C1' cells in the first nucleotide's frame, strides 16, 4: 500500500427498510434489615464512529474517511 471483519448507553448484546432503538449487568431511589449484600419494585441514562449518498422512510443499503482486529506479499 491492498483485501476481509467489526462499531449501537459506563460495559456486554439485540433489532426483516416502517414501534418511542429492545434486554442483561452496572448506577440512582425505593422496600426489606439491627446493619450490609441477596430478592422484589421504580427510574435515569443512545444525536446506533464521523459526513455524505439512495428511499415517504435508514442502525439496516450505499460512498468516503476514522478506530480497532484479521490476512496477504
Nucleotide at each position: 500500500c491492498c483485501c476481509c471483519c467489526a462499531g449501537u448507553g459506563g460495559c456486554c448484546u439485540a433489532a426483516u427498510g416502517g414501534a418511542u432503538a429492545a434486554g442483561g449487568c452496572a448506577c440512582u431511589g425505593g422496600c426489606c434489615u439491627u446493619c450490609u449484600a441477596a430478592a422484589c419494585c421504580a427510574g435515569g441514562g443512545a444525536u446506533u464512529g464521523u459526513g455524505g449518498a439512495u428511499u415517504c422512510a435508514a442502525g439496516u443499503c450505499u460512498c468516503a474517511c476514522c478506530u480497532g482486529g484479521g490476512g496477504u506479499g
Molecule: transfer RNA
Organism: Alligator mississippiensis